[in-house]
Annotation:
c-di-AMP riboswitch aptamer (ydaO/yuaA leader) from Syntrophomonas sp., 138 nucleotides, folded computationally.
RNA sequence: UUCAAUUUUAUGCCGAAUUCUUGCAUCUCCCGAUGCAGGAAACGGGGGAACCAAUUAAUGGGGUGAAUCCAGAUUUACUGGUAGGGCUUCCUGGCCCGAAUCCGUCAGCUAACCUCGUAGGCACUACAGGAAAAGUUG
Numbered sequence: 001u002u003c004a005a006u007u008u009u010a011u012g013c014c015g016a017a018u019u020c021u022u023g024c025a026u027c028u029c030c031c032g033a034u035g036c037a038g039g040a041a042a043c044g045g046g047g048g049a050a051c052c053a054a055u056u057a058a059u060g061g062g063g064u065g066a067a068u069c070c071a072g073a074u075u076u077a078c079u080g081g082u083a084g085g086g087c088u089u090c091c092u093g094g095c096c097c098g099a100a101u102c103c104g105u106c107a108g109c110u111a112a113c114c115u116c117g118u119a120g121g122c123a124c125u126a127c128a129g130g131a132a133a134a135g136u137u138g
Base pairs, nucleotide, nucleotide: 003138004137005136006135008133011123012122013121014120018041019040020039021038022037023036024035025034026033027032042118043117044116045115046114047113052108060106061103062102063101064100069081070080071079072078084097085096086095087094088132089131090130091129092128093127
């Protein structure tokens, strides 16, 4: 690169949250594993000029995130809906989520520059059909 088989696979999903590596200690002498302290790459977030935008108080304002808003009520944490989001991509149908939390009176955009994170949670009969692209095996 081409052909064939399989049909969403090598467990998988949400999320940025992954990979490599150095030193010390412990297990156990080695291989290896764990913990602590670092480094690099990659991915993600915040602050931060000119120009542009804004100038509009207060009960502040702002960030991460899909998670905003409306109505009702037995007014107390309940019910129903909803912007928006997820189930590899598109179409049709189906199912699920629609939270939580941080800064602390302060931040529009923003090149250079500075700085932070690499967690946590869940599923196994929940996704089905068609197409695309792709994975695995030969």
Its mean pLDDT, the model's own confidence on a scale to 100, is 76.